[in-house]
Context: one part of a larger RNA
RNA sequence: GGAUGAACGCUGGCGGCGUGCUUAACACAUGCAAGUCGAACGAAGCACUUAGGAAAGAUUCUUCGGAUGAAAGCCUUUGUGACUGAGUGGCGGACGGGUGAGUAACGCGUGGGUAACCUACCUCAUACAGGGGGAUAACAGUUGGAAACGACCGCUAAUACCGCAUAACCCGCUAGUAUCGCAUGAUACAGACGGAAAAGAUUUAUCGGUAUGAGAUGGACCCGCGUCUGAUUAGCCAGUUGGCAGGGUAACGGCCUACCAAAGCGACGAUCAGUAGCCGGCCUGAGAGGGUGAACGGCCACAUUGGGACUGAGACACGGCCCAAACUCCUACGGGAGGCAGCAGUGGGGAAUAUUGCACAAUGGGGAAACCCUGAUGCAGCGACGCCGCGUGAGUGAGGAAGUAUUUCGGUAUGUAAAGCUCUAUCAGCAGGGAAGAAAAUGACGGUACCUGACUAAGAAGCCCCGGCUAACUACGUGCCAGCAGCCGCGGUAAUACGUAGGGGGCAAGCGUUAUCC
Numbered sequence: 001g002g003a004u005g006a007a008c009g010c011u012g013g014c015g016g017c018g019u020g021c022u023u024a025a026c027a028c029a030u031g032c033a034a035g036u037c038g039a040a041c042g043a044a045g046c047a048c049u050u051a052g053g054a055a056a057g058a059u060u061c062u063u064c065g066g067a068u069g070a071a072a073g074c075c076u077u078u079g080u081g082a083c084u085g086a087g088u089g090g091c092g093g094a095c096g097g098g099u100g101a102g103u104a105a106c107g108c109g110u111g112g113g114u115a116a117c118c119u120a121c122c123u124c125a126u127a128c129a130g131g132g133g134g135a136u137a138a139c140a141g142u143u144g145g146a147a148a149c150g151a152c153c154g155c156u157a158a159u160a161c162c163g164c165a166u167a168a169c170c171c172g173c174u175a176g177u178a179u180c181g182c183a184u185g186a187u188a189c190a191g192a193c194g195g196a197a198a199a200g201a202u203u204u205a206u207c208g209g210u211a212u213g214a215g216a217u218g219g220a221c222c223c224g225c226g227u228c229u230g231a232u233u234a235g236c237c238a239g240u241u242g243g244c245a246g247g248g249u250a251a252c253g254g255c256c257u258a259c260c261a262a263a264g265c266g267a268c269g270a271u272c273a274g275u276a277g278c279c280g281g282c283c284u285g286a287g288a289g290g291g292u293g294a295a296c297g298g299c300c301a302c303a304u305u306g307g308g309a310c311u312g313a314g315a316c317a318c319g320g321c322c323c324a325a326a327c328u329c330c331u332a333c334g335g336g337a338g339g340c341a342g343c344a345g346u347g348g349g350g351a352a353u354a355u356u357g358c359a360c361a362a363u364g365g366g367g368a369a370a371c372c373c374u375g376a377u378g379c380a381g382c383g384a385c386g387c388c389g390c391g392u393g394a395g396u397g398a399g400g401a402a403g404u405a406u407u408u409c410g411g412u413a414u415g416u417a418a419a420g421c422u423c424u425a426u427c428a429g430c431a432g433g434g435a436a437g438a439a440a441a442u443g444a445c446g447g448u449a450c451c452u453g454a455c456u457a458a459g460a461a462g463c464c465c466c467g468g469c470u471a472a473c474u475a476c477g478u479g480c481c482a483g484c485a486g487c488c489g490c491g492g493u494a495a496u497a498c499g500u501a502g503g504g505g506g507c508a509a510g511c512g513u514u515a516u517c518c
Base pairs, nucleotide, nucleotide: 001518002517003516004515006514007513008512009511010510013390014389015388016387017386018385019383020382021349026347027346028345030344031343032342035091036090037089040088041087044084045083046081047080048079051076052075053074060067061066098302099301100300107227108226109225110224111223112222113221114220117219118218122215123214124213125212126211127210128209130164132162133161139154141152142151143150144149170195171194172193174191176189177188178187179186180185200207201206228274229273230272235265236264240262241261242260243259245257246256247255277299278298279297280296281292282291283290284289304325305324306323307322308321327338328337329336330335355380357379358378359377363376364374365373366372367371393423394422395421396420403414404413405412406411427459430453431452432451433450437445462507463506464505465504466503467488468487469486473502474501475500476499477498483490484489
């Protein structure tokens, strides 16, 4: 000198774009953050509606006996619905969002490999969808419990569940041929035997279902190289190293198990200990290098702590389940409920870090669509926290006014500075108009940006320094005191170094200090 997610002191006009718990991965009140589909299904309710019934009886006619029978309401029934909330079922809750505790590791980066693998939704191609069955929630009844939540009995539907049929180039087993390779082998052709599918809805336009192959996308595993400090850590390891057999997995593998062998790693630093998420990048530097990993993007790990599996194409799953632990809450003491490292917000810690805001209008996610949900996201609010831009006026004006400071008392400085005169209107304020962002409709932002008009120099300057380094000097006060100080150093009666004033220098809505890095 540059830089910062900064903090502190003094000061503070406006706008744009960014950015904001670096500390306690501390504990959390409250609200919201993942739902959706009636074009899978049955039942219930609501509204309208078709037909029937019972009761009631307006009106009209009347020979006074009676006949006629409206509207509204009730029960049953037919149909309709952008209707309602539960339930079965499907898809999605594995994405998006947060954090960096752990991890020195194939975790990450980079380059390869899989002849050892998987992939819902999407696209393409080929073929198919025949015929049956038994349940169960909802609901009704009985019943337990303070509650959370159950138990028994009875009924019912499906794109829920289960057999049967059919089926190949799919799978298993078995014996072949040809070609090729990288060792296990791969590909193609062809034969026998055995095995495994399916679901309908509808507004008739379509949307779905099953099998196989291919693609795309996303993942999984393996390997070469690179990846902090300590030797005042020198030896470490028993599933340890390898083999064989089996199990398990989507898949290879001590991944796991039994048996056999005794290997394997290490001064080219094993093991142990400490520290740490990694990278693209960012800061600095002429570069080499050094430091760093906030925001944005990629990967990884985690979701109160530890463990486990279930479901599923995908999880060993932040707002799913089970167990254990700590903590908090409810309780009728028998038992239950919870997890903000999502967005706001609270307490606490700290030098220190924001609103319990608006909207789904745009972009994106879920859903076949209409549409619904979306604290993702878009915006607004707060903070000079950072960067950038603008303003706080311009011209003229010497009797060099007054005041102030100083003085050798003549003057000198402040100083064209002010006043005065002539102008201007950026920003702010006032009034009027008023977008793009949206493709037919739909705009939170927002009467915002922007434009126009009128109006007043009015509403808008501070901070640090002035001995040398280092730009900028005098007076008074103080008297080794009070104090200053980054280094040298200054102060003991003429202090340009302390304090105040005048003047000056620097930067400027900031200026200094502190901390850290180069």